[in-house]
RNA sequence: GGUGACCCCCCGUACGGCGUUUAUCCCGCCAACUCCCCCAGGGCCGGAAGGCAGCAAGGGUACGCGGGCUCUGGCGGGUGUACGGGGGGUCCCUUCC
Numbered sequence: 001g002g003u004g005a006c007c008c009c010c011c012g013u014a015c016g017g018c019g020u021u022u023a024u025c026c027c028g029c030c031a032a033c034u035c036c037c038c039c040a041g042g043g044c045c046g047g048a049a050g051g052c053a054g055c056a057a058g059g060g061u062a063c064g065c066g067g068g069c070u071c072u073g074g075c076g077g078g079u080g081u082a083c084g085g086g087g088g089g090u091c092c093c094u095u096c097c
Stems, first nucleotide, its partner, number of pairs: 001093002004091013018076004023072001025068005035060003043052003
């Protein structure tokens, strides 16, 4: 000095495991304040046919509330495997003095 072998420590990445959750994940409820759809009755326009706006009921969604951790996300580790980087040790090979 090394194109070598093995071991130890540190760091990173990927995938997994475990734990956790004021979740952008899942479930339920929810517009008694003015969201969307659909609009009985009633109203308006019209000679009529028909049209217009639209309350309640019904359906949906948001905010919010409650619950959960199967999935997804976040976070954590005296966590597993693989790969990469850095440091150290033992041995081996070789070169020079």